[in-house]
């Protein structure tokens, strides 16, 4: 940094510094904030991935599935990834429109290059 599988409507605080922004992009929207934004950094939390732990089943030296726990590696701790759209397909009804699914994208986690 690229590719490829899984997930992605739940859940989670407080204090320092800092000073104006913030919620991936791009457009509408909406929301949050000087009763202090991003960012950092301390303590706490939360629990999704792997890695350990116990279960069961299949293989036969690996793998499916489930449970608890969270001392490990990462990750998270406003709003559904905060909402639509940015492609397609069903449906309703001829347009606006309204629902649903799927795919793009994005953000974690593991593998490999």
């Nucleotide at each position: 940094u690229u590719u490829u599988u899984a997930u992605u409507a739940a859940g989670a605080a407080g204090g320092g510094u800092g000073a104006a922004g913030a919620g991936a992009u791009u457009a509408g929207g909406c929301u949050c904030u000087g009763c202090g934004a991003a960012a950092c950094c301390c303590u706490g939390g939360c629990a999704a991935c792997c890695a350990a732990u116990c279960c069961u089943g299949a293989a036969g030296u690996u793998u499916a599935g489930g449970a608890g726990a969270a001392c490990g590696g990462u990750g998270c701790c406003a709003a559904a990834a905060c909402c639509u759209a940015a492609u397609c397909c069903c449906g309703g009804a001829a347009a606006g429109c309204c629902g649903g699914g799927a795919g793009a994208u994005g953000a974690u986690a593991a593998a490999a290059a």